A computed fold for a 75-nucleotide RNA from an Anaerolineae bacterium, annotated as transfer RNA. Its Rfam family is "tRNA". The family's RNA type in Rfam is transfer RNA. Taxonomically the source falls in Anaerolineae (Bacteria, Bacillati, Chloroflexota).
[in-house]
């Protein structure tokens, strides 16, 4: 250098163009003599960057970053 795939909470993944969520993990409280376990509650999001379409974008379209796979090239 061509193609393809990924990128969302700390972590590992969800969301049919229509109100950004689970689960582990954090912190708090109950329970226990402590701790775990379980039970309730809270925090915690520039959805890689920036632009397009759109009433309306995590999604669509296109650039650019970064990861991963193939492939071609030269040695």
């Nucleotide at each position: 250098g061509u193609g393809c795939c990924c990128a969302u909470a700390g972590c590992u993944c969800a969301a049919u163009g229509g109100c950004a969520g689970a689960g582990c993990g954090c912190c708090u409280g109950a329970c226990u003599g402590u701790g775990g376990c379980u039970c309730a509650g809270g925090a915690g999001g520039u959805u890689g960057a920036g632009g397009g379409u759109u009433c309306g974008a995590g999604a669509c379209c296109g650039u650019c970053u970064g990861g991963g796979c193939a492939c071609c090239c030269c040695a």